[in-house]
RNA sequence: AUGGAUCUUCGGGGCAGGUGAAAUUCCUGACCGGCGGUGAUGGUUCCCGAGAACCUCAGCCCGCGACUCAUUAUUUGGCGUUCAUGCAAGUAAUGACUGACUUGGUGUAGAUUCCAAGGCCGACGGUAUAGUCCGGAUGGGAGAAGAUCAAU
Numbered sequence: 001a002u003g004g005a006u007c008u009u010c011g012g013g014g015c016a017g018g019u020g021a022a023a024u025u026c027c028u029g030a031c032c033g034g035c036g037g038u039g040a041u042g043g044u045u046c047c048c049g050a051g052a053a054c055c056u057c058a059g060c061c062c063g064c065g066a067c068u069c070a071u072u073a074u075u076u077g078g079c080g081u082u083c084a085u086g087c088a089a090g091u092a093a094u095g096a097c098u099g100a101c102u103u104g105g106u107g108u109a110g111a112u113u114c115c116a117a118g119g120c121c122g123a124c125g126g127u128a129u130a131g132u133c134c135g136g137a138u139g140g141g142a143g144a145a146g147a148u149c150a151a152u
Base pairs, nucleotide, nucleotide: 001152002151004149005148006147007146008145009144010143015029016028017027018026030132031131032122033121034064035063036062037061042055043054044053045052046051059120060119068096069095070094071093072092073091074090075089076088077087101118102117103116104115105114124135125134126133
C1' cells in the first nucleotide's frame, strides 16, 4: 500500500405576511437540498522547476439510500381446530416502484457540473389541500472516519 474479517463513532436542511371560525397546508413573497461517481471550481502547503499532497466542488448527468408494494423464509401473538388451514404484527433476503433544466457566455477538443439569467422537483399518515408543522422515527440508511487482527 492492497483487498479481507471484527468492532467503535458519525451519518438531512428549510417561513414570513394576507384571507379566514380554522391554514407554517390556500394566496403573495421567501427558504431548503442525504450518499457515491463524473466534472474545466476555489483554496492551502511542499518544490528551483517539472510536479506532488490535502481541503472544497451537480437537488434536476449516472448510480445509491429513505418511503411504498409484492414474494419467500422465520419469530411472536390472537382466532379457531382433532389436526391442517386462515388472519395480524415483527425480522431477514430477494424483487418491483422510485421526482425535476433550459438558454446565453467563457474556454484549447471537452461544462445539463463553472459564470449569468429564467425555470423545475421533492414518499406515506394526520390536519383547511404540507418539500418547510406533527407522526411512524430515541427507527432505518446510502455511506464516511477511525481502531484491532491476520494475509499478500